[in-house]
Context: one part of a larger RNA
Order: sequence, then C1' cells, then structure tokens
RNA sequence: UGACGGGGGCCCGCACAAGCGGAGGAGCAUGUGGCUUAAUUCGAUGCAACGCGAAGAACCUUACCAGGGCUUGACAUGCAGAGUUCAGUGCGUGAAAGCGCAUGGCCGCAAGGCGAUCUGCACAGGUGCUGCAUGGCUGUCGUCAGUUCGUGCCGUGAGGUGUUGGGUUAAGUCCCGCAACGAACGCAACCCUUGUGCUCUGUUGCCAGCCCCGUAGCAAUGCGGGGGGCACUCUGAGCAGACUGCCCGUGACAAGCGGGAGGAAGGUGGGGAUGACGUCAAGUCAGUAUGGCCCUUACGCCCUGGGCUGCACACGUGCUACAAUGACCGGUACAGUGCGAUGCAAUACCGCGAGGUGGAGCAAAUCACCAAAGCCGGCCUCAGUUCGGAUUGGAGUCUGAAACUCGACUCCAUGAAGUCGGAUUCGCUAGUAAUGGCGCAUCAGCUACGGCGCCGUGAAUACGUUCCCGGGCCUUGUACA
Repeated sequence: UGACGGGGGCCCGCACAAGCGGAGGAGCAUGUGGCUUAAUUCGAUGCAACGCGAAGAACCUUACCAGGGCUUGACAUGCAGAGUUCAGUGCGUGAAAGCGCAUGGCCGCAAGGCGAUCUGCACAGGUGCUGCAUGGCUGUCGUCAGUUCGUGCCGUGAGGUGUUGGGUUAAGUCCCGCAACGAACGCAACCCUUGUGCUCUGUUGCCAGCCCCGUAGCAAUGCGGGGGGCACUCUGAGCAGACUGCCCGUGACAAGCGGGAGGAAGGUGGGGAUGACGUCAAGUCAGUAUGGCCCUUACGCCCUGGGCUGCACACGUGCUACAAUGACCGGUACAGUGCGAUGCAAUACCGCGAGGUGGAGCAAAUCACCAAAGCCGGCCUCAGUUCGGAUUGGAGUCUGAAACUCGACUCCAUGAAGUCGGAUUCGCUAGUAAUGGCGCAUCAGCUACGGCGCCGUGAAUACGUUCCCGGGCCUUGUACA
C1' cells in the first nucleotide's frame, strides 16, 4: 500500500422487511449429470454451465459409429512431362459413392494452340492437441462510482497528498474548507424511442360539414357507393417544450432539500443504447484468424445406413393442470409489432376436422395473414367430475425422393398422475407483477411449451434498515501478500 475480520461508523441495491405470483409434489417438453452403446460427436460446470453455442439434428447439417470406396485428393497456386486420354451422353456393375466400357470439346487448310484430363513433383487438407503460447470477441463484479496522471509539497524510502474533512447527490454530483493547483478515463449531457402542442405533408381516415345515386322504412333515420374536402384520427419531417426557470420554507448567505403554482410532463419525466482502471491464467484454437506440436493411401476426402432422439435414475429451466373469479355451448366487440413473389392468399365450394379445390387482390398505409381474454345468454352444482389431459388403439391430413428408427397436425375411442405441493428457494416497486392472445427470425416441414418483440386487461405493498446477501467510503487490528 492492499486484502481480510463472526472489528467499528456512514450509505446504497427487490438485499431484507411489506405485498403479489411462482419453483420444490404431478404429467409432459427441453437442457445437463449418470448409465448404456459400435457410436450415443464436441464444447459450456458456483454466482457468471445446465430451453447455453444450436435463430430449426428424419437425409443433408454432422464434426461420432459400422460398412463400401478415393489418393495431387472435395478446394488453391505453380513447375515438368504425356498426349486427345477430357466435359457431356449412353451402357454395365453397385445400396450409393466409386469402378469399368463405348462415343468424344473449341480454334486452325495444316503444323500447332486453348481448355479440361492423365503421370510426376512442390503442395493441398485436418471440427486433430494446446484458450496455461495468442489476436479478436464475450461473460462477470457493475451502470457499481470509482481508477489514474502532470507539476508542486511531505517522507531516507516503499509511498502519501490531491481523491481525506463538513454538508449534499442516483453519481469523485455539486458547494464549502484544506499544500495543494490543474488534468484524463469513467458519472452526467450530447444519440434513439415514448408522453404534449404547433407548422408542413395528404390515393390511410372521415362522410366530421356539403352535393348526388342506390337500398330498408309511413317517417325520423340507418346501410352502401360516387363527387368533393383535409377539419379530426393518423403517416412522417421540422420546430417548440423542463431549466429547480418562478413562489414559500429550510440550509452556512452555498450546494441542495421539503412544499406549491403553472403545465401534457417535472426535479436524471418513462424506456433503450452506452460498461472506466482492472478482476477471474473466467469463456471461446468448433465462427474466423493465428504460433508451436501432431496426421499425410490417413487424424485428409466421398458415399450408404445408423447415432447425436438411446433410459433403473438425479438436477436445472419451462409448459399444462389440479377447477366454479371455472369448464363447455351459442351469440357478439375491440389491437399493435411485423411479414408476404417458385410468397401472403380473400369471397366461394368440398370435408366433422387437419386440410383440399380454386383463385379475386397485393412487390402492399391500398390486398392478405388477423386476435384472445372480454361482454350477453344457456348449461354443469363440488364429484377425480361436463375438472385434468398423459398414455395407448384405430382412421387420416400436410411437408418432403423418403416420416421404421425419428416430424407436425386432425378425427373417433381410451382416459393416467394430479384435490395447490416438505425443508428450502425465485421474480417483481406501475402501465410494473399477474393474466390474454398476436407477430418475427431460423425454416421444405418441425419436436417452439424455447428465443426476440407487440398489443389487450391490469393489481397489491414498501413501517423501516435490527437481521441475511452483494457493493461503496472512512477508520481500526493483523503472525496474510
């Protein structure tokens, strides 16, 4: 100087407390350990591995295993030689890859040349090892408020001071003081988005107001279409707006804090992006790059089939439930993000249904994908049930050469465990939790209940900082570095 202490002081954080909903029990999905296996490819392992790399394992992917094959090689560049052997097409063999046979490219009258091919040599190739040889990227403490430098001063020196102290803040934020005075990386602000208004914008919106037509009706009026208009909603560009600016109180007259006015909004308005010096020889040689080592008729390459999906078991993360604030049946209403061309597909018809036929419209504010909880009515009456849907049998649909290993979905039948979960443990402070559906990436299809977004409905609680966990500052002890 640090680190540590079941030392002290001060202060934060869904850290506890106060609440709401979960996990731990059940079934299933998924990842992992273990076991098994010819192989169950590899990596990730406290927080910070375990719905993680994988934003798509039937073949492919694929790195693993078995078998069948190739050897200048699936791919690159160069040199030398051969010489038409080549590409393509056809045939045989074969599971395919491959192997064998036949024909045989372009320019030129020709000699010859070009391209591929073959032979040989340099070399290619390796998801083989080392993340403790590395770059790059990433996680983490932690969006925590810290980490340093120049000069000066102090100390023999390591070093200190500044950065400590008194207040204050979300903040080393600001004020005051001070042998310090300045400065840098962080904080904040500048950036994006959302909340209000104004201007502009008008093939979306509205008939708000006006005119016309059709239609229902006695009528009031409703519905549909056209003209016309941009008022409103909205689209997207620009501008304004919030700064403790104003008032009162408090405070050291400071920084600030408490309250109030006005305002769509306050005191960093909400959300995002942004991650200091460093820590963990943290993670990644399997994304790529790369030193060294190793393989070279194989540790390289191609193919067929299998495996990555195996199942006495254990754990993590989720989904569905155990029901009446509910299940089922009928009727009826309202979104936003997005996405659409070998695509999204309306109306219609067929099918109980998955789906099929067909194809209007739409490179899309114009067409399509397109809501569910909700609301209204009915029924069930507390039961392993009209709860729950696992499992299994049968019949099908779709994608795809191909669903046996191993796809999703539909219908009929079957209806298991489960009656709210021990110790323990997780998330969340507001448009949040909880709950309802919708979209997208990957993608032929899909094991998506995952991930990333979007909108609908929409709470409870916070006295407080004694305690648990993590962290910051000062101080103290130390046989630790």